[in-house]
Molecule: c-di-GMP-I riboswitch aptamer
Organism: Natronincola ferrireducens
RNA sequence: UAUUGAUAAUAGCAAACUUAUUGAAAAAUGAGGACGCAAAGCUAUGGAUCUAAGGGAAGUACUAUUCCUAUGAUUGCCAGGUUGCCAAA
Numbered sequence: 001u002a003u004u005g006a007u008a009a010u011a012g013c014a015a016a017c018u019u020a021u022u023g024a025a026a027a028a029u030g031a032g033g034a035c036g037c038a039a040a041g042c043u044a045u046g047g048a049u050c051u052a053a054g055g056g057a058a059g060u061a062c063u064a065u066u067c068c069u070a071u072g073a074u075u076g077c078c079a080g081g082u083u084g085c086c087a088a089a
Base pairs, nucleotide, nucleotide: 004087005086012037013036017032018031019030020029021028022027035076041082042081043080045079046078047077048074049073050072054069055068056067057066058065
């Protein structure tokens, strides 16, 4: 340095759920809480997934209703990019 990851050490993050706020929703953020995590740090670049306000289409007397659509989300779904703690075998 690369690979790898302990019944080691030091630090860290925080699922479900509850609650408050924001949002059309998905979801996000704060507080509580720990299922887990060696990148569960950062990044929506590719795939995947979620949502459909707005827009479009069908339909209707009008509403209702249905379908399509990301410019909205998820990195704790998988890759890619990038940075980084420890070091037993």